[in-house]
Context: one part of a larger RNA
RNA sequence: UCCGGCGAGUUAAUGUAACUGGCAAGGUUAAGGACUAAAGGUCCGGAGCCGUAGCGAGAGCGAGUCUGAAGAGGGCGUAAGCAAUUAGAAUAUUGCUAGGAAGUCAGUUAUAUUAGACCCGAAACCGGGUGACCUACCCAUGUCCAGGUUGAAGUGGAGGUAAAACUCCAUGGAGGACCGAACCGACUCCCGUUGAAAUGGUAGCGGAUGAGGUGUGGGUAGCGGAGAAAUUCCAAUCGAACCCGGAGAUAGCUGGUUCUCUCCGAAAUAGCUUUAGGGCUAGCCUUGUAUUAGAUUACUGGAGGUAAAGCACUGAAUAGGCUAGGGGCCGAGAGGUUACCGAACCUUAUCAAACUCAGAAUGCCAGAUAAUUGAUGUACAGGAGUCAGACAGUGUGAGAUAAGUUUCAUUGUCGAAAGGGAAAGAGCCCAGACCCACAGCUAAGGUCCCAAAAUAUAGUUAAGUGGAAAAGGAUGUGGGGGUGCACAGACAACCAGGAUGUUGGCUCAGAAGCAGCCAUUCAUUAAAAGAGUGCGUAAUAGCUCACUGGUCGAGUGCCCCUGCGCCGAAGAUUUAACGGGGCUAAACUAUAUACCGAAGCUUGGGAUGCAGUAAUGCAUGGUAGGAGAGCGUUGUAUGCGGGGUGAAGUCAGAACGAAAGCGCUGGUGGACUGCAUACAAGUGAGAAUGCCGGA
Numbered sequence: 001u002c003c004g005g006c007g008a009g010u011u012a013a014u015g016u017a018a019c020u021g022g023c024a025a026g027g028u029u030a031a032g033g034a035c036u037a038a039a040g041g042u043c044c045g046g047a048g049c050c051g052u053a054g055c056g057a058g059a060g061c062g063a064g065u066c067u068g069a070a071g072a073g074g075g076c077g078u079a080a081g082c083a084a085u086u087a088g089a090a091u092a093u094u095g096c097u098a099g100g101a102a103g104u105c106a107g108u109u110a111u112a113u114u115a116g117a118c119c120c121g122a123a124a125c126c127g128g129g130u131g132a133c134c135u136a137c138c139c140a141u142g143u144c145c146a147g148g149u150u151g152a153a154g155u156g157g158a159g160g161u162a163a164a165a166c167u168c169c170a171u172g173g174a175g176g177a178c179c180g181a182a183c184c185g186a187c188u189c190c191c192g193u194u195g196a197a198a199u200g201g202u203a204g205c206g207g208a209u210g211a212g213g214u215g216u217g218g219g220u221a222g223c224g225g226a227g228a229a230a231u232u233c234c235a236a237u238c239g240a241a242c243c244c245g246g247a248g249a250u251a252g253c254u255g256g257u258u259c260u261c262u263c264c265g266a267a268a269u270a271g272c273u274u275u276a277g278g279g280c281u282a283g284c285c286u287u288g289u290a291u292u293a294g295a296u297u298a299c300u301g302g303a304g305g306u307a308a309a310g311c312a313c314u315g316a317a318u319a320g321g322c323u324a325g326g327g328g329c330c331g332a333g334a335g336g337u338u339a340c341c342g343a344a345c346c347u348u349a350u351c352a353a354a355c356u357c358a359g360a361a362u363g364c365c366a367g368a369u370a371a372u373u374g375a376u377g378u379a380c381a382g383g384a385g386u387c388a389g390a391c392a393g394u395g396u397g398a399g400a401u402a403a404g405u406u407u408c409a410u411u412g413u414c415g416a417a418a419g420g421g422a423a424a425g426a427g428c429c430c431a432g433a434c435c436c437a438c439a440g441c442u443a444a445g446g447u448c449c450c451a452a453a454a455u456a457u458a459g460u461u462a463a464g465u466g467g468a469a470a471a472g473g474a475u476g477u478g479g480g481g482g483u484g485c486a487c488a489g490a491c492a493a494c495c496a497g498g499a500u501g502u503u504g505g506c507u508c509a510g511a512a513g514c515a516g517c518c519a520u521u522c523a524u525u526a527a528a529a530g531a532g533u534g535c536g537u538a539a540u541a542g543c544u545c546a547c548u549g550g551u552c553g554a555g556u557g558c559c560c561c562u563g564c565g566c567c568g569a570a571g572a573u574u575u576a577a578c579g580g581g582g583c584u585a586a587a588c589u590a591u592a593u594a595c596c597g598a599a600g601c602u603u604g605g606g607a608u609g610c611a612g613u614a615a616u617g618c619a620u621g622g623u624a625g626g627a628g629a630g631c632g633u634u635g636u637a638u639g640c641g642g643g644g645u646g647a648a649g650u651c652a653g654a655a656c657g658a659a660a661g662c663g664c665u666g667g668u669g670g671a672c673u674g675c676a677u678a679c680a681a682g683u684g685a686g687a688a689u690g691c692c693g694g695a
Stems, first nucleotide, its partner, number of pairs: 001695006011115013026050003032044004054061002064076004080097006118256002121253001125246006136220009145210001147179003150175001154171006183207003187204002190201002222238001224234003231240001259630006269282005283386002285383007294373005299367004309356002314352003319347003325341002327338004389414007397406002419430003434606004439602003445596003448581003454593001456591005466583001472567002476564010493551005499524003504518003530545001534543002607620005631684001633681010649668005656661001
């Protein structure tokens, strides 16, 4: 890992509800007993329980009662239906129908409560025991430590002294002394790491006469012991051992929970919660009963203070005017004055979620009528699930007008939705899959090839723009508009002129068109020529421009709006910012007509549900979940069967059924077994790091 078997909503009691059945103003027995043919047996047993009347704390009263002073009011109660009379309701009357009011006992199903209560799963807690053959410490009694080295005290002798001290030489053999085997330990590398070994091996390493090692016997026990002390050890177990029991502890947590089909189909919200990944009630789903009030649009009538806007309030804020007051200056003061500040007021131009004089669109509420819808809504009762939501569009807040961020509102999709498109893709676009078809039409999106369908038309783009990006920059190019000059010759180019008073005046060393200042920047000659547009000189000079003539011969200059492009443009796996090939259209804009394209729609056939007398019509995606109908397994009862001329089981085979499933034929097998109806369940496995066995 696979295969096989086992493996999870059960049982009891008591409520509640639905259904079925019995009896019914009643229903029913319990314990117990008797009988018997011994079985979901028969018969006694009426204690008790529920119901037939309620109200009150109660005494109690009673279709009423309680409260209360009350014939008040109010609370809780009190017998069916139809019709007429009345504008109508209540009430009342009359008539008619019916005998009328409904419970109780049992069963089945669902659910609740109590019990282990769908199954498996803790870490732990408590009780009683078992352990010191491991290990810690202690007690008793034994035992072990090759060899070598060092050479303490003491002692002897010699020297030495008054005697000593002292010195030397011997002797001696001390030491938690030295080196180093056994023994004990465990510092380092490497190996080992499904090991040779649940702690080892090789090589080195520390102690090795000591607080040494070790044998045997004994002691200390878990709310404890021991500890040269590390939460260390107490039998491979230690922040509290192990075994059994309480015990199926508890688990708001994780995992798992077994056949089929049909109908409907959610939620991820509010309030409260020692509550936030759990609950309860409501909301949303489903089933039953009753009822039809429902929804949308049009219309009518309402409430409102958002968007936009506005400045009338509250604040913010701009420039002037006017000006109370303040400051400065003058003045002895009175007072005057002011290129200062400045409330209020006037004019001008603004801003606001917590400003509004005014004020939409939507949305909301209510309503008669009409249209549309065809079931929607409501009430009661049984059963739920949901309380982590996600993204997208729009309107806000938080954040950085960041986030695949976060808090709300609203709509959609996903969740619980398959199909087509977006290369690929929960949440985007199109569209909601009952089944079958080698039929047709479309949606989004597409039509050169991959790859179904156009190599359509008119323009634009030259950047592979298309097929990522800003401020900013630029005689890119298309369209539109405005305005100047121009055959009396423009623009560009070339030829020629560009002068005189004058070196204008001033200034200045100089200032002559051209350092600077001034201005009646004037006048003359002229086709034209500035008291000068630049370069230049110390200043002149020189070059040039404006301006004019000629040559040439038709457009030329500037501005605005706009389409498409260009630069700006550097990154990390691989070209990698069209899905690819590749494209100058197969790009973009506009237009028209075809076509392709889905599980959409249509066509043909079929199934089921709902409605309907029928004809027929409509419906049938689906998680949690509700409801319904079935298949299969084991057993029991009754009936009917099958079987050595071959049962069950098993293997094979294109049968049948909407599915669970069920047959038939043949092989194998060798003795039991089926069908129908009803009932009862140890009743269906692929998952639980499931359990057991096998491979």

Source information
A computed fold for a 695-nucleotide part of an RNA from an Acutalibacteraceae bacterium, annotated as large-subunit ribosomal RNA, domain II. It matches the Rfam family "Bacterial large subunit ribosomal RNA". Taxonomically the source falls in Acutalibacteraceae (Bacteria, Bacillati, Bacillota, Eubacteriales).